Small-subunit ribosomal RNA from Olea welwitschii, 1501 nucleotides, folded computationally.
RNAcentral holds the sequence, with entries from SILVA.
The coordinates come from a structure-prediction model, not an experiment, and the mean pLDDT is 82.

RNA sequence: AGAGUUUAAUCCUGGCUCAGGAUGAACACUGGUGGCAUGCUUAACACAUGCAAGUCGAACGGGAACUAGUGUUUCUAAUGGUGGACGAGUGAGUGACAUGCAAGUACCUGUCCUUAGGAGGGAAACAAUAGCUGGAAAUGAUAGCUAAUAUCCCCGUAGGCUGAGGAGCAAAAGGAGGAAUCCGCUCGAGAAGGGGCUUGCAUCUAAAUAGCUAGUUGGUGAGGUAAUAGCUUACUAAGGUAAUGAUCAAUAGCUAGUCCGAGAGAAUGAUCAACAACACUGGGACUGAGACACGGCCCAAACUCCUAUGGAAGGCAGCAGUGGGAAAUUUAUCGCAAUAGACGAAAGCCUGAUGGAGCAAUGCCACAUGGAGGUAGAAGGCCCAUGGGUCGUGAACUUCUUUUCCUAGAGAAGAAGUAAUGACGGUAUCUGGGGAAUAAGCAUAGGCUAGCUCUGUGCCAACAGCCAUGGUAAGACUGAGGAUGCAAGCGUUAUUCGAAAUGAUUGGGUGUAAAGCAUCUAUAGGUGGCUUUUUAAGUCUGCUGUCAAAUCCCAAGGCUCAAUCCUGGAAAGGCGGUAGAAACUACCAAGCUGGAGUACAGUAAGGGCAUAGGAGUUUUUGGUGGAGUGGUGAAAUGCGUAAAGAUCGGAAAGAACACCAACGGUAAAAGCACUCUAUUGGGCCAACACUAACAUUGAGAGAGGAAAGCUAGGGGAGAGAAUGGGAUUAGAUACCCCCAGUAGUCCUAGUCGUAAAUGAUGGAUACUAGGUACUGUGUGUAUCGACCCGUGCAGUGUUGUAGCUAACGCGUUAAGUAUCCGUGCAGUGUUGUAGCUAACGCGUUAAGUAUCCUGCCUGGGGAGUACGUUUGCAAGAAUGAAACUCAAAGGAAUUGACAGGGCUACAGAAGCAGUGGAGCAUGUGGUUUAAUUUGAUGCAAAGUGAAGAACCUUACCAGGGCUUGACAUGCCAUGAAUCCUUUUGAAAGAGAGGGGUGUCUUCGGGAACGCAGACACAGGUGGUGCAUGGCUAUCACCAGUUCGUGUCGUAAUGUGUUGGGUUAAGUCCCACAACGAGUGCAACCCUUGUGUUUAGUUUCAAUUGUUGAAUUUGGAACCCUGAACAAACUACUGGUGAAAAGCCAGAGGAAGGUGAGGAUGACGUCAAGUCAUCAUGCCCCUUAUGCCCUGGGCGACACAUGUGCUACAAUGGCCAGGACAAAGGAUCACGAUCCCACGAGGGUGAGCUAACCCCAAAAACCCGUCCUCAGUUUGAAUUAUAGGCUACAACUCGCCUGCAUGAAGUUGGAAUCGCUAGUAAUUACCAGUCAGCCAUAUGGUGGUGAAUUCAUUCAUGGGCCUUGUACACAUCGUCCAUCACACUAUGGGAGCUGGCCAUGCCUGAAGUCAUUACCUUAACUGCAAGAAGGGGGAUGCCGAAGGCAGGGCUAGUAACUGGAGUGAAGUCGUAAUAAGGUAGCCGUAUUGGAAGGUACGGCUA
Repeated sequence: AGAGUUUAAUCCUGGCUCAGGAUGAACACUGGUGGCAUGCUUAACACAUGCAAGUCGAACGGGAACUAGUGUUUCUAAUGGUGGACGAGUGAGUGACAUGCAAGUACCUGUCCUUAGGAGGGAAACAAUAGCUGGAAAUGAUAGCUAAUAUCCCCGUAGGCUGAGGAGCAAAAGGAGGAAUCCGCUCGAGAAGGGGCUUGCAUCUAAAUAGCUAGUUGGUGAGGUAAUAGCUUACUAAGGUAAUGAUCAAUAGCUAGUCCGAGAGAAUGAUCAACAACACUGGGACUGAGACACGGCCCAAACUCCUAUGGAAGGCAGCAGUGGGAAAUUUAUCGCAAUAGACGAAAGCCUGAUGGAGCAAUGCCACAUGGAGGUAGAAGGCCCAUGGGUCGUGAACUUCUUUUCCUAGAGAAGAAGUAAUGACGGUAUCUGGGGAAUAAGCAUAGGCUAGCUCUGUGCCAACAGCCAUGGUAAGACUGAGGAUGCAAGCGUUAUUCGAAAUGAUUGGGUGUAAAGCAUCUAUAGGUGGCUUUUUAAGUCUGCUGUCAAAUCCCAAGGCUCAAUCCUGGAAAGGCGGUAGAAACUACCAAGCUGGAGUACAGUAAGGGCAUAGGAGUUUUUGGUGGAGUGGUGAAAUGCGUAAAGAUCGGAAAGAACACCAACGGUAAAAGCACUCUAUUGGGCCAACACUAACAUUGAGAGAGGAAAGCUAGGGGAGAGAAUGGGAUUAGAUACCCCCAGUAGUCCUAGUCGUAAAUGAUGGAUACUAGGUACUGUGUGUAUCGACCCGUGCAGUGUUGUAGCUAACGCGUUAAGUAUCCGUGCAGUGUUGUAGCUAACGCGUUAAGUAUCCUGCCUGGGGAGUACGUUUGCAAGAAUGAAACUCAAAGGAAUUGACAGGGCUACAGAAGCAGUGGAGCAUGUGGUUUAAUUUGAUGCAAAGUGAAGAACCUUACCAGGGCUUGACAUGCCAUGAAUCCUUUUGAAAGAGAGGGGUGUCUUCGGGAACGCAGACACAGGUGGUGCAUGGCUAUCACCAGUUCGUGUCGUAAUGUGUUGGGUUAAGUCCCACAACGAGUGCAACCCUUGUGUUUAGUUUCAAUUGUUGAAUUUGGAACCCUGAACAAACUACUGGUGAAAAGCCAGAGGAAGGUGAGGAUGACGUCAAGUCAUCAUGCCCCUUAUGCCCUGGGCGACACAUGUGCUACAAUGGCCAGGACAAAGGAUCACGAUCCCACGAGGGUGAGCUAACCCCAAAAACCCGUCCUCAGUUUGAAUUAUAGGCUACAACUCGCCUGCAUGAAGUUGGAAUCGCUAGUAAUUACCAGUCAGCCAUAUGGUGGUGAAUUCAUUCAUGGGCCUUGUACACAUCGUCCAUCACACUAUGGGAGCUGGCCAUGCCUGAAGUCAUUACCUUAACUGCAAGAAGGGGGAUGCCGAAGGCAGGGCUAGUAACUGGAGUGAAGUCGUAAUAAGGUAGCCGUAUUGGAAGGUACGGCUA
């Protein structure tokens, strides 16, 4: 310090997630030692048992023991003193003087300390003890005795208090000791420490809590308190508080601190320390210096326990412990030795405070589990390319050490205070002995994130923090081996801070990503021009008080170190006091004119009221006229002989204002347009005067606010939601169009308050380059070319004159307006520098640079929804969540793909011939079958794999057989092998007999072949072409596809490769931030077309000769053949083009613009095809999915379809005669000749290993006869019969021939294929495969030989450019809504059940206070009676719990119901994205199964 994740890729916005730290933690697995810490976060739930507050006999009575007695010792239930208000616990309440910081004072203060004094005299009781007595008990009743440092009285000194004074009130206690003396008592003064009360500042959330308050706020009197005070009460005034957030609600002990963070800050408040609060729940007082009291009292309620039922007792949020709750938190321990507290004169006693130990890896820190040597790199595991690698010096083995462990001995400090006193503890520590001995796990490994392979599994099981993984080769699941990280721990979970600049003060944004209020006015508030004074609030400086200790930080010390501990220092940004400074802000005062404002001319659809106008539409009336009109892509509904439409005249009505008109003007915005008049607001410019900061922004608030809608009343021409017809359509609740048509549109008075109310851009001020245009208003210089005036031509117009007029021509220049060129201010556009921006873009009208104020945003969906509130007549509007769900949603730009525009192609058009109809051949689908083996399925499958299924082939089926196998290699035994005969069988196979003894040799043996055996293995046309190689089709013979360097851009990418021309071509030229290059194109190759040279048999020609002939001679001119050359390149001329490339025309030439044809197929696409050509991974079969054999099947047949052949005839058919090729093949072959047969063919067998012989006849064609338009002398299918050939075999299932038979078919519907010249069409010939052939197929060869192309509008394919995109699996894309089903959370809901809060009324415990002769009473007074005083009772105010009533808030639940979200491959449509097929969207209204449609207004996204 960052990283992963949206995309095909990029940049940005933006969320989600991760790496770090921390914890009073918990859980899984594991676990050696020590030190120091920590340990019910949940039920402030209930508690058994033990202990946690006593002490003093030197205050006092008393008991017991001893004693002859005096007395001594001891004990302490009772009286009395003091302490139980400390210490210890908890986090329920509490949002406030509770706490923190800083101040203040009207107060109190036991013990302790300092200091000044005092203690005279009396009195009466009451406990306990000892009696009697009630009760189960707790605990009482009653009578008697008695003491005090208990209680009371007198005196009136000290003293304080009250009061103007007089005066009034009013203290004390003794005890111990042999003694000095000590401990107490009482009253003052002071200090310390502690407490009470008051004030300022700080202290959580919500405004969907906006008003709250009656002792409430203040005053006076009285009361009351330690003290101030509405603290209480009577009277009185009506205040007090709140947008700087009152009140209500929810939550919460606060702080020092702790944790995270660079800091600002966020979270938190265990342990330790300070403060406050509480003690089963609620209320109350008593005592006391101090309490309204944790281990005290009274009352009420709940709970628990005891009970003899009459009554009693209790309060662990003290320490242990128990139950319960919970993911979860310890021993019913030792000791008062230390520290500290209570009491005591002291000894002492008490202390679950505290000091220790125990339990728990809960945390932090430290240590160990061994060190050194040791390669045969052992065994074993895992991997493997089978060579090896790795675990791994790791182990074993040798040697060394002993922290820890066991054992033996010694043995503390902590003790202060002379001695004695140690729980911890025989602990820490030290020494000796023993022996490597007692001691390693957890998690992870796809990326983030260090670390990789094998096995199993097969979208299953699982994993997962995010992205994601898993569908038969998983580095992601499970296991293993090795690896990585940390280590007595490790990982997970939970919470919290950081990362997150993701709430932004430091430190964010708001044109398009979320976000500027639709607009303005203005209140509070914020901010504010220039100059000079005053003050010193802010600000700055010095000094000072304080901010407890601990903690943090720094420096030392000390436990061996560390954690821990200890000493000192520093720091503490705050608050307070005090002394100064005066720049800035602020205050006071005085000035200034620059900001702002105030009065006149010009300018413009600014607003409101009223009047007037013409064009058009419709209706109506009258005339003319006579059949259609209207409308559309095409139609129809509609109107029309009852006279429409058309046309002319008249009348009426309502709404809107053509041209001018614009990039124009104006207003705050919405908005505003015929013309004129009066009325009114604001801006700008110009000119000079005045006021003197009067400004700006603006939460609440107020005002205006399109369209639609609503209420009431008018009006209603046109167009026109809804609605009804006609069309379109699968449907059409739509589009388009037509015929009708209501509301509304218009006006008046109200209402509503919203729009894509947009510049998607809040307002104000200042500054920062230009160019250019327009509007308003000034100004400078120059000028008279413009306007203006007259006139001509032309047009328009009229019955005709007249009139009017754009441009142009001519003439005129007196005055005026003004213009070009500049320039000032204001406004409105466009382009653009710097700068900014994610980019697009903005750019003096900022989205630049700055200041001020304000609204708003914080992932997508749920949702602008629900509930609540405000508002409205309603429709609705405003405010405005959560549960749940996803890992994205989004912006800008890039490249593709797709959709629409230019170029091109036998793509359409123009033509020729077909297919589709018939019959047959062949392939496919389907069906059938024991099997009909199988692949190929839009173009790019279907006469395809198959260049040839009767057996074989053959992969299929039935049956019969074999199991190391039909085939290969290795081992062993044996025999040569081949061959002949024979039995059985459908054959394979099985059996029997015979014959034979080879070849090489180093003499050991070997090779080939046959047969037997065992095991490794063979074998598979079994699966997967979606695991693959190779090969191939297709886009496509389309012209593209890339790279290096440079350069633009943040980047993806762009440029180059685009543009202007041109080409068949990214072919070439020119231009150009590009310059070059690769691969394609072209060329090089083959065939063909011309010529030359050379060669001359089997070719050619000549001669001779023959029935004929390679029969002879001499040749190579020609034809032809083989080889080698030449030739064509836009080279030449003209035109055109840019002096280019090229194109057009011409000449020459065998050939002219690629001469023609072939081979040649870029980067890539289609998971295209092929595992059945071959090869091959993995899986599967192994007496079978292998192998052999016979027979069958691949040839089936209601049907559908592809490709072909033959035809339908006269441009023809039959017959007869005659002529002209090229290419190819042949020895298991081609087969001449001759003979036989009607023929297929048979017999014979010349020649040829081929320019020699043969196949071999070329056919169409030409000449001639017949047929004469018919189902024919067309056509040949089908069938019958007789034959031939091949073959082992022709039945299923071959070909050919003769004779006979003679179907359909008379040119083919919708639709559709091929072809641009030696092409189409037509006509024969040949070959491969092959015994034969189902070949009409396929591949080649020549002969005859056309027609048409105007041109690129439309349909198709491809490429290039532009625009759009929500697509990138790329339109066979994406995607919307209803309905159906399942699940989830949630709203409403008749209600129901709880909780909390306040109010009113009733009842009214305990208790304080007040009142009261009702009863009673030892001390003092008094002879007595009595009085004072006390106690009890009663009454009154207040008063907890309880009861009743109606409310508010909140939680849970509910029949039924509403929408929402999610879900695999459901249904219906296709709304959106391209002009998405009707451009989309916003607001409103209406309508429809649904997306949606339509109307009105608006926006361009």